[in-house]
Context: one part of a larger RNA
RNA sequence: CUCACGUUAAGGAACUCGGCAAUACAGCAGGUGUAACUUCGGGAUAAACCUUGCCGGAACUUUUAGAUUUCGAUUUAGAAGUUUCGGCCGCAGUAAAUGACUUCAUGCAACUGUUUACCAAAAACACAGGUCUCUGCAAAUUCGUAAGAAUAUGUAUAGGGGCUGAAGCCUGCCCGGUGCCAGAAGGUCACGAGGAGGGGUGCAAGCUCUGAAUCUAAGCCCUGGUGAACGGCGGCCGUAACUAUAACGGUCCUAAGGUAGCGAAAUUCCUUGUCGGGUAAGUUCCGACCCGCACGAAUGGUUUAAUGGUGUGAAGACUGUCUCAACGUGAGGCCCG
Numbered sequence: 001c002u003c004a005c006g007u008u009a010a011g012g013a014a015c016u017c018g019g020c021a022a023u024a025c026a027g028c029a030g031g032u033g034u035a036a037c038u039u040c041g042g043g044a045u046a047a048a049c050c051u052u053g054c055c056g057g058a059a060c061u062u063u064u065a066g067a068u069u070u071c072g073a074u075u076u077a078g079a080a081g082u083u084u085c086g087g088c089c090g091c092a093g094u095a096a097a098u099g100a101c102u103u104c105a106u107g108c109a110a111c112u113g114u115u116u117a118c119c120a121a122a123a124a125c126a127c128a129g130g131u132c133u134c135u136g137c138a139a140a141u142u143c144g145u146a147a148g149a150a151u152a153u154g155u156a157u158a159g160g161g162g163c164u165g166a167a168g169c170c171u172g173c174c175c176g177g178u179g180c181c182a183g184a185a186g187g188u189c190a191c192g193a194g195g196a197g198g199g200g201u202g203c204a205a206g207c208u209c210u211g212a213a214u215c216u217a218a219g220c221c222c223u224g225g226u227g228a229a230c231g232g233c234g235g236c237c238g239u240a241a242c243u244a245u246a247a248c249g250g251u252c253c254u255a256a257g258g259u260a261g262c263g264a265a266a267u268u269c270c271u272u273g274u275c276g277g278g279u280a281a282g283u284u285c286c287g288a289c290c291c292g293c294a295c296g297a298a299u300g301g302u303u304u305a306a307u308g309g310u311g312u313g314a315a316g317a318c319u320g321u322c323u324c325a326a327c328g329u330g331a332g333g334c335c336c337g
Base pairs, nucleotide, nucleotide: 001332002331003330004329005328006327007326008325010323011322014321019318029051030050031049032048037042039166053088054087055086056085057084058083059082060081061080062079063078064077065076066075067074068073089093101316102315103314104313105312106311107310108308109307113125114124129164130163131162132161133160134159135158141150142149143148167303168302169301170300172233173232174231177230178229179226180225181224182223183222186221187220188219192215193214197210198209199208200207201206234252235251236250237249238248261295262292273289274288275287276286277285
C1' cells in the first nucleotide's frame, strides 16, 4: 500500500451526480392511539406513546379432581386468566439470539405477474376490462403438394385477427388521398365466340393467311358508405374613449382547420421563461401562468385510492459519506533474513 473487519473527540450530509455505503431508530408480545385521501375494501403494524423481572396478599372469572349435600349448593386441593395492593434487586427485567428506519410531495405504470440465461427488471411485455373486424360450421384462420390435421369432440355468451389497456369522467371535426365495404346501370378490358371484308395460290372446287362490327369475367374507372380503418385537424390584415389586448370584422386557402381536458410537461428550442413556495443561498423540485419551436382525445385524453427492489424533490432520526483523519485485528503485498 491492497482487501475484510472493529472503535472514535467535536460537528452531523458540510461528502457526492445522488445519503452510494455504513450506522442508528423501531423490534413478530400486551395496552393506548392512529391523519390526509379513498374505488369505503383500504391507507394501517400509519404515525405517536406506554408496559414487560422476581416474591407475597386479596378479589373475581373459567375449569379439573375429591369430600359433604336438603341436589339449590357448600367446602378442600390444584390449573388457567383478569384486576388490584404491598415488597425485593440491578445501570438495564421481550436483560441472550432472532427480528421494519419513518414521513411529506410529485412523474410513470392501475394492480399480482413477465423480460434482454452472461452489462438494461423498467415507464418495456402481459393483464382483467374496452372496442373494431372476420367467421353459420365441410366456419373463418393456420400447417401440409395432397390425403389429412389443429382450431374443436368447440358452434356467435363460440373461435380467429387488429388496436387499446383496471376503475371514474370522456372520446370532438375531416371520407379529399390510401385502405376496406356496398353497388343487376355505364366506360375500359383477356382468353374465347363471331365473321363483314381483304391477301396468297388455283381454270375451278378448294387450301391457306389475315380480319372489322358484335357478344363476353374479375379488376380498374365510376357512384356511395366507412375513423376505437392508414391518417389529417391553416394563413394574412384590421378593430374597443390612456396604453395594451382583441369578444368583432375582412380576405385567401382547405377534405376539415385541434373541441373537452391538460400544458416550460418523460413533450418547451429560445430557457436557469415569469410569478409564488421551500433554502441563508435552489439550472433540480412543488403550485400557478399560457407566448403548446413541436400536447390532445382507444397511435387514447384527463383524474385517480391501492400497489412498486420504479424516476424526481424535501424532512426527521442517524451516522467516519465528509471536515480529517487516527488507532486496532486478520489476510496479502513489500523490506531484511
Predicted 3D model of a 337-nucleotide part of an RNA (large-subunit ribosomal RNA, domain IV) from a Candidatus Altimarinota bacterium. The prediction has a mean pLDDT of 85. Rfam family: Bacterial large subunit ribosomal RNA. Its family is annotated with structural constituent of ribosome and ribosome in the Gene Ontology.